This is a predicted structure of a 104-nucleotide RNA (c-di-GMP-I-GGC riboswitch aptamer) from Paraliobacillus quinghaiensis.
Its mean pLDDT, the model's own confidence on a scale to 100, is 81.
The model forms 95% of the base pairs in the Rfam consensus.
RNA sequence: AAUGAAAAAGGCAAACUAUUUGAAAAGAUAGGACGCAAAGUCAUGGGUCUAAGGUAUUGGUUUUAUUUUCCAAACCAAUACUAUUGAUUGCCAGACUACCAAAA
Numbered sequence: 001a002a003u004g005a006a007a008a009a010g011g012c013a014a015a016c017u018a019u020u021u022g023a024a025a026a027g028a029u030a031g032g033a034c035g036c037a038a039a040g041u042c043a044u045g046g047g048u049c050u051a052a053g054g055u056a057u058u059g060g061u062u063u064u065a066u067u068u069u070c071c072a073a074a075c076c077a078a079u080a081c082u083a084u085u086g087a088u089u090g091c092c093a094g095a096c097u098a099c100c101a102a103a104a
Stems, first nucleotide, its partner, number of pairs: 003101002011036002016031006034090001040096003044093003047088003052085001053082011
């Protein structure tokens, strides 16, 4: 450098629950262990997730106009898209750091 065992000393903590932050994805704290030889750190590349904000469409309500229709504006709801600003490192890769030592 690299490798990882019926080894030693340890470490981390999935789902779920409670509280809390957030529009959400998700995060934090405590409990709890599915598992993990980097399940340590970093959003650098890819993937995935969310959609506050933005765009488009549909429907509804209201407004101007002598009336009707159309158009326009505002508001409300639904659907779809979107990370430029979000999240995910226990999705994959990459970068940096790291305990022990059997076999190879």